[in-house]
RNA sequence: UAGUUAUCAAGAAAGGUGGAGGGAUUGGAUCCUUUGAAGCCUUAGCAACCCUUGUUCUCCCGAUAAUCGUCGGAAACAAGAAGGUGCUACAUUCUACCCCGUUCGGGGAAGGAUAACAG
Numbered sequence: 001u002a003g004u005u006a007u008c009a010a011g012a013a014a015g016g017u018g019g020a021g022g023g024a025u026u027g028g029a030u031c032c033u034u035u036g037a038a039g040c041c042u043u044a045g046c047a048a049c050c051c052u053u054g055u056u057c058u059c060c061c062g063a064u065a066a067u068c069g070u071c072g073g074a075a076a077c078a079a080g081a082a083g084g085u086g087c088u089a090c091a092u093u094c095u096a097c098c099c100c101g102u103u104c105g106g107g108g109a110a111g112g113a114u115a116a117c118a119g
C1' cells in the first nucleotide's frame, strides 16, 4: 500500500507533560471532556493474531520404506506469556446502503481497525 484470510457486544489505567478539544471520514444522533480533551513520555495491565511448550496422530501432505514402521509437516486440543504487534470510556458509540417482520427490532453489506500472509 491497490491484494487475501481471520477477528471486532469479552477483557485491561495510573502518573508526568500538555492546555481544548475528542470518540477514523461526511451528515444526523449521542456520549466523554477545565473534577483537564487530543498528542507525547513513563510505568502497569489486558488479550492471545504471530509465538513457545506438551499431547494426539483417526484423517490429510511429504521423506524414507513394498503396505508395517520411523521421521517431519499440517491439523486439533491443552497449557503458557519470553519475544513481535495490538489494545486498555461508550458494540467498530449508534445511524446512513440492502433484506426480513407495520415508525421499533433482527440479520447482512459497505467503510474502518487489528493481525498474519503476500506484492
Base pairs, nucleotide, nucleotide: 003117004116005115006114007113008112013043014042015041016040017039021032022031023030026096027095028094029093044088045087046086049084050083051080052079053078054077055076056075060073061072062071063070064069092111097108098107099106100105101104

Record summary
Model confidence (mean pLDDT): 80 of 100. A computed fold for a 119-nucleotide RNA from Maribacter litopenaei, annotated as SAM riboswitch aptamer (S box leader). It was read from a public genome assembly, where an Rfam model found it. NCBI's taxonomy places the organism under Bacteria, Pseudomonadati, Flavobacteriales, Flavobacteriaceae, Maribacter.